[in-house]
Overview:
A computed fold for a 98-nucleotide RNA from a Chloroflexota bacterium, annotated as Bacterial small signal recognition particle RNA. The organism belongs to Chloroflexota, within Bacteria. Its mean pLDDT, the model's own confidence on a scale to 100, is 75.
């Protein structure tokens, strides 16, 4: 100077993981301002019964917890892959040169 590789950069792109949310599924959760059921008690009734309802009990709401597989988002996460980009820095094997 040719040629052929490694390393490292920009960029899409896949794949991995991370943190976010959001859905689901489980429990728990409301003394009243949620239901349901209403013991005691009030109330109405000659009475039978009926009315309203407090605790309790069941059973949820918001909430927050906790699992579980996908999904969204986001990022100088990655001793991952793939194209492309500049022939840009580095650095090797070969062949001609000087």
């Nucleotide at each position: 100077g040719g040629u052929u590789g490694g390393g490292u950069c920009c960029u899409g792109c896949g794949c991995g993981g991370c943190g976010g949310a959001a859905c689901c599924c489980u429990a728990c959760g409301a003394a009243c301002c949620c239901c349901g059921c209403c013991a005691g008690g009030g109330u109405c009734g000659g009475a039978a019964g009926g009315c309203a309802g407090c605790a309790a009990c069941g059973g949820u709401a918001a909430g927050g917890a906790g699992g579980u597989c996908a999904u969204c988002c986001g990022g100088g996460c990655g001793c991952c892959g793939c194209a492309g980009g500049g022939c840009g820095c580095c650095u090797g094997g070969c062949c001609c040169u000087c």

The sequence was found by an Rfam model in a public genome assembly.